Predicted 3D model of a 69-nucleotide RNA (transfer RNA) from a marine eukaryotic metagenome. Its Rfam family is "tRNA".
RNA sequence: CGGAUAGCUCAGUUGGUAGAGCGGAGGAUUGAAAAUCCUUGUGUCGACAGUUCAAGUCUGUCUCUGGCC
Numbered sequence: 001c002g003g004a005u006a007g008c009u010c011a012g013u014u015g016g017u018a019g020a021g022c023g024g025a026g027g028a029u030u031g032a033a034a035a036u037c038c039u040u041g042u043g044u045c046g047a048c049a050g051u052u053c054a055a056g057u058c059u060g061u062c063u064c065u066g067g068c069c
Stems, first nucleotide, its partner, number of pairs: 001066004007022004016053001024040005046062005
């Protein structure tokens, strides 16, 4: 100085009730598989406080992690 958001990799605009890909599960197809197609997400958004009608997003402290000096 950056990062922490779904099992994994990551988006998330100007603050307005959170998504994609992969994986997993179910189904179609097949003699059986692979491939392909369809369906399927109740996530305390790292923790605790603060601001606000409203916080993943803004502010403070802390934890973990990566880089530079």